A computed fold for a 501-nucleotide part of an RNA from Planctomicrobium sp., annotated as large-subunit ribosomal RNA, domain I. Its Rfam family is "Bacterial large subunit ribosomal RNA". Rfam links the family to the GO terms structural constituent of ribosome and ribosome.
Context: one part of a larger RNA
RNA sequence: GGCACAUGGGGGAUGUCUUGGCGUUGGUAGGCGAUGAAAGGCGUGGAAGGCUGCGAAAAGCCUGGGGGAGCUGUCAAACAAGCGUUGAUCCCGGGAUACCUGAAUUAACCCGAAAGGGUGGCGAACGUGGGGAACUGAAACAUCUAAGUACCCACAGGAAAAGAAAGAAAACUCGACUCCCUGAGUAGUGGCGAGCGAAAAGGGACUAGCCCAAACCACAUAUUACGGUAUGUGGGGUUGUGGGACUGACAAUAUGUAUUGUGAAUUACUAGAAGAAUCCGCUGGAACACGGAACGAAACAGGGUGAGAGUCCCGUAUUCGAAAGUAUGAAACAGCUAGUCAGCACCCGAGUAGGACCGGUCACGUGAAACCCGGUCUGAAUCUGCGAGGCCCAUCUCGCAAGGCUAAAUACUAACCAACGACCGAUAGUAAAAAGUAGCGCGAGUGAAAGAUGAAAAGAACCCCUUCUAGGGGAGGGAAAGAACCUGAAACCAUGUGCCU
Numbered sequence: 001g002g003c004a005c006a007u008g009g010g011g012g013a014u015g016u017c018u019u020g021g022c023g024u025u026g027g028u029a030g031g032c033g034a035u036g037a038a039a040g041g042c043g044u045g046g047a048a049g050g051c052u053g054c055g056a057a058a059a060g061c062c063u064g065g066g067g068g069a070g071c072u073g074u075c076a077a078a079c080a081a082g083c084g085u086u087g088a089u090c091c092c093g094g095g096a097u098a099c100c101u102g103a104a105u106u107a108a109c110c111c112g113a114a115a116g117g118g119u120g121g122c123g124a125a126c127g128u129g130g131g132g133a134a135c136u137g138a139a140a141c142a143u144c145u146a147a148g149u150a151c152c153c154a155c156a157g158g159a160a161a162a163g164a165a166a167g168a169a170a171a172c173u174c175g176a177c178u179c180c181c182u183g184a185g186u187a188g189u190g191g192c193g194a195g196c197g198a199a200a201a202g203g204g205a206c207u208a209g210c211c212c213a214a215a216c217c218a219c220a221u222a223u224u225a226c227g228g229u230a231u232g233u234g235g236g237g238u239u240g241u242g243g244g245a246c247u248g249a250c251a252a253u254a255u256g257u258a259u260u261g262u263g264a265a266u267u268a269c270u271a272g273a274a275g276a277a278u279c280c281g282c283u284g285g286a287a288c289a290c291g292g293a294a295c296g297a298a299a300c301a302g303g304g305u306g307a308g309a310g311u312c313c314c315g316u317a318u319u320c321g322a323a324a325g326u327a328u329g330a331a332a333c334a335g336c337u338a339g340u341c342a343g344c345a346c347c348c349g350a351g352u353a354g355g356a357c358c359g360g361u362c363a364c365g366u367g368a369a370a371c372c373c374g375g376u377c378u379g380a381a382u383c384u385g386c387g388a389g390g391c392c393c394a395u396c397u398c399g400c401a402a403g404g405c406u407a408a409a410u411a412c413u414a415a416c417c418a419a420c421g422a423c424c425g426a427u428a429g430u431a432a433a434a435a436g437u438a439g440c441g442c443g444a445g446u447g448a449a450a451g452a453u454g455a456a457a458a459g460a461a462c463c464c465c466u467u468c469u470a471g472g473g474g475a476g477g478g479a480a481a482g483a484a485c486c487u488g489a490a491a492c493c494a495u496g497u498g499c500c501u
Base pairs, nucleotide, nucleotide: 001500002499003498004497005496006495007494008493009492015486016452017451020424021423022421023420024419025418026417027416028415029413030412031122032121039101040100041099042055043054044053046079049075050074051073061095062094063093064092065091066090070083071082072081108119109118110117111116126157127155128154129153130152131151137144141191167174168173178205179204180203181202188196189195209405210404211403212349216235217234218233219232220231221230222229223228240383242348243347244346246343247342248341249340250339256336257335260334261333262332267327268326269325270324272320273319274318278293279292280291281290294311295310296300302314303313304312354378355377356376357375358374359373360372364390385400386399387398388397389396439446440445459485462474463473464472465471
């Protein structure tokens, strides 16, 4: 010096655990805000700081209910000073207070004669609309794709959007819209490349239909060349086997109502209450183990208790419960709601439909390119009418544009409740801890590490060594574990012994 073994140190792997996460299902709720939100700042305790709560009335005040012996939140043990069966602390409902900043407003804008009312900002996703990329793919790249995606903006709702045919079709047709399955990777489209990619029919989910404009009538106001005209209000009317108005004739009081309001009972939620049944022996530090003998079960889900507990504790099955608030919301009342025939030829949404040029959107890239939307220029018809059926024309068929509203089936989950997991188990899982914290950056931003004594602190009185410090040795306590604390691997370091050189 090497190797081996042993004993230690060092280190914190591994095992076990879980206070925390992750995900899913069902339900609730789907908003908060000028009555000042979300988010903060600063305060507030007998007591320095963090967290939590609260707001100068400041870990709280008043009140109604629950509850029943202790309490003055937590890190964090004590101390001080107090409170409580005349019911505290605690839990739930209602109320009061609620500093400063923040939409932040002693303002601005909108409506209104005034009085007064409204808007603004925040919020996870879902939604509609206005704008709108590039990387990429095409094995390069330009049309194309990615993609109307990401992103930005506006706005709304608990959903939004769409919606009661100027539809789809070609059957002896269907009958608002939305969503799912299928049709179908089909028909198509496409430097016919890469790719993109329907619709009807069929099967389901859910079902719901309505209101205006006009003709005509009445009234009011304005105006008038007195014929009217315009505007407003009320009546009338709402359709495609065309409907309505008007004139005449006839019939009749039915049916419905998501629509608007009042709102009983009920039910549910926001605190809670009752809730069965076991003992002995033995091992052990401890029984919940084991042995023996019992019992309950509408409860053998789960958790805790000094080790695996149906019968020790909390619970669980089951049953019950609200002064107050919230949701639900029947009847009734109010409001709204229906025709037939004949004649007549008054009305049936105009700078609209259509056309030209140029764009966009449709699965559809200009194509034979319809349909739909927009810009510029033009520009009809009123039922003997108009549009569509994928250029166009005819026949035929279907529908009635240029006004509006409409629940459900559908999308989503920041939040709350309940339950679950062939999800994680501390380099995992989101940050299990003062976590968006410490730290870093002028800033926009970036961003950690860090869990486990023990059943119980019983957290080691007392003695000895000492620089009277750290540490150590006794003693005591404990089953063990000594706070650098469960287990305690490897690297690495040391000591001892053996062998080799």
The prediction has a mean pLDDT of 83. Lineage of the source: Bacteria > Pseudomonadati > Planctomycetota > Planctomycetia > Planctomicrobium.